A computed fold for an 86-nucleotide RNA from Firmicutes bacterium UBA3567, annotated as c-di-GMP-I riboswitch aptamer.
NCBI's taxonomy places the organism under Bacteria, Bacillati, Bacillota.
It was read from a public genome assembly, where an Rfam model found it.
Its mean pLDDT, the model's own confidence on a scale to 100, is 88.
Of the family's consensus pairs, 95% are formed in the model.
C1' cells in the first nucleotide's frame, strides 16, 4: 500500500411504527425503536427517485410544466476510516 469480507473481537450506525417538533410538501430534527447496514463515516458533482411553495401555461371549477426543494439506507463519483485475513 493493494486484494478480498469467511470467522470472530472492541464497538458503531439504526429501517418500518410511536410520540414531540420544523416545512407549503416531499422530507427533516429529538426521544423510543430495531429492519438491515463494513462505510447505513461525510460531500446533492452526474444520473435516478419524490415533493410543487414560488413562477408560468389553459381555465368555470380545477387541471398541466418547472426545483432554486428533498433523499448519499436508489446508483455512480470523490475524500476519510475500524477489525482481522491475503
Nucleotide at each position: 500500500g493493494g486484494g478480498a469480507g469467511a470467522c470472530a473481537a472492541a464497538g458503531g450506525c439504526a429501517a418500518a411504527c410511536u410520540g414531540u417538533u420544523c416545512g407549503a410538501a416531499a422530507g427533516g430534527a429529538c426521544a423510543g425503536g430495531a429492519c438491515g447496514c463494513a462505510a447505513a463515516g461525510c460531500c446533492a458533482u452526474g444520473g435516478g427517485u419524490c415533493u410543487a411553495a414560488g413562477u408560468c401555461c389553459c381555465u368555470a371549477a380545477g387541471g398541466g410544466a418547472u426545483a432554486u426543494g428533498a433523499u448519499u439506507g436508489c446508483c455512480a463519483g470523490g475524500c476519510u476510516g475500524c477489525c482481522g485475513u491475503u